[in-house]
Context: one part of a larger RNA
Molecule: large-subunit ribosomal RNA, domain IV
Organism: Gloeotilopsis planctonica
Formats: sequence, C1' cells, structure tokens
RNA sequence: CUCGCCCGUAAGGAACUCGGCAAAAUGCACUCGUACUUUAGAAAGAAGAGUGGCAACCUUGGUAAUAAAGGGAGCCUCAGAAAAUAGAGGAGGGCGACUGUUUACUCAAAACACAGGGUUCUGCUAACUUGCAAUAGAACGUAUAGAAUCUGACGUUUGUCAAGAGCCACCAACUUAAGCUAGGUGAUGAUAAAUCAUUUGGUGAAGGCGUGGUUAUCGACCGCCGUAACUAUAACGGUGUUAACAGUAGCGAAAUUCCUAGGCAUUUAAUUGGUGUCCUGCACGAAUAACGUAACGAUCUUCCUGCUGUCUCACGGGCGAUGACU
Repeated sequence: CUCGCCCGUAAGGAACUCGGCAAAAUGCACUCGUACUUUAGAAAGAAGAGUGGCAACCUUGGUAAUAAAGGGAGCCUCAGAAAAUAGAGGAGGGCGACUGUUUACUCAAAACACAGGGUUCUGCUAACUUGCAAUAGAACGUAUAGAAUCUGACGUUUGUCAAGAGCCACCAACUUAAGCUAGGUGAUGAUAAAUCAUUUGGUGAAGGCGUGGUUAUCGACCGCCGUAACUAUAACGGUGUUAACAGUAGCGAAAUUCCUAGGCAUUUAAUUGGUGUCCUGCACGAAUAACGUAACGAUCUUCCUGCUGUCUCACGGGCGAUGACU
C1' cells in the first nucleotide's frame, strides 16, 4: 500500500444516491403536558417541557421495623438515567380491515388465510371424496348439519340485459339406436321345391328441436346526423342497429391514461415526483365486487423537523488478515 472490523473530525448538513442505503441521532425513571380524527375502544410513550449524584438537618404522614411526600445550608467529578442496557419524531397518499400464513436455499408482499356476506348441492345406505371392489372418510355428525364455489371487518351500495354458452323445470308436435313386431305387406336374389337372405312398413328412451325460468352462473352493457339570439357546447330532435329506446350510482391521467412530462393550483430557487381539482375513461365500474373508512403494517410512495463523513473532500488513529518490502 490492499482488504475486513472499529473510533474520531474544521465549516457546511442530504449538496450523496434509483432511494437518507449505511451511519448518526432518540433511548431510563418521575413530574407536567398532549392535536386532527374516531367504529368512542383508541389515536397516545402523540407532540412538547422540566428534573435526576452524595448529604447533616427540618416538616408532614406512618410502621413491629423499613418504606412514602416536601424542603434542604453544604460536598465532589471531565461527566450524576456518569458503565452496560436502552423508542427518532411529525404530515399526506396508495394497497390490504385487523392478529395470523407463505416461496427451508434470490421474492414476507398489495399474494394466502380470516371473521362477515351470497349462491348451489345434500332427507341419511346423504351429497361429496378414496378405491377395480369389499370397505373407508364425511360422522359415531343429521339442514343452526355437511360439501362445492365466489366475495372478504365495518359503513353506503350492488344498476340494465335471459339473444349466445351453461344450469334447472316442463314437454303437444317433429327427429332418433338397439330391440320388438301381425305364418302380415311389397320388392329383389338364390334354390328342383319347401324355404332362406336382404330390403321396406309399424313401434321405440335419454338426447336434440321446442316452451319457461335463472346473472352474488359464464358473460354483455352502441353508431351516425342536426339543433339554443356572439362563439362554444347540446338539456332536445331525427335515424339505424340491439338481448339491453344500450355502463346506472360512485370513482377517474388511477397499481388502470397510449398520446403524456395532459390542463390548472399547491409543494421547490428549479420537480418526468407528491397532493388537490378538472374529465378528452386509447382501454374504471358495481361480490373476477364499486366507493369510503378509525385502528393496524420489517408494505409501497411524497414531504418536513432533528441528526449525521452519504456528500463537498478528504484526513487521522486502533485491531486483524494476506502478499509485497526490510
């Protein structure tokens, strides 16, 4: 000199960087004090402020004896929570209600689960599942039970469509397999004949076709043209199509927005970021749930205070390792 671990640093204090990653800072006990919001439980250790060693003695109260509260001249140290141990805090937004679970060895999450909600099946030798079967689970249970599936606390809600695919119910006609069918009918072939074979007719289940229902089943939820006394826009009218005279409420450049770094406002000296608002939704939308939401989160994201060698820009020291050097 290189690497690893550790300590310190003038002035500045995030200028570093994808990003405060890492480090620094906070930290204990007591006294005081504590906002928005809220499901009234919380939020909350919110935030913030002060005090702290030893000790004669005094006061209050009190015990079997200590202990407790208040005052306290004085004493010592670099330092009185003297070491160790030991929360940084605040503001906004997204997602998921929450505690919990998960990729043993790259992902701990917004994924899974969850209480709650809905639908469907199942009357007990239950449905459903395992097995070729006997059997077994379900269950030594019995619809307030069991199974399947979707959603996911709570609050406000959950619009229109049954044409298509499915499921359920019904079912006159039509269609339809094997089988059955009158010593019967018609035809063809073979045979000397009896007769045999093929074909034709009738009957014939489920299914299909048909009818109805069902969307917290799968799913779907338009186009063009014109119109108001500035302009613009179009409550309104016309027309075509459709299962729906066709996406309602709510939300919206969003974990969804291509154009896009959308327009405006705010935050900064400056912002492709954040927040609020607008709506022109390429391509949100209602249990593949929609929109809110206190609390919670090693979640994601923006900002502020404090703090710092992250940085301006490096430097010094300690310990260890390896090689070089001597």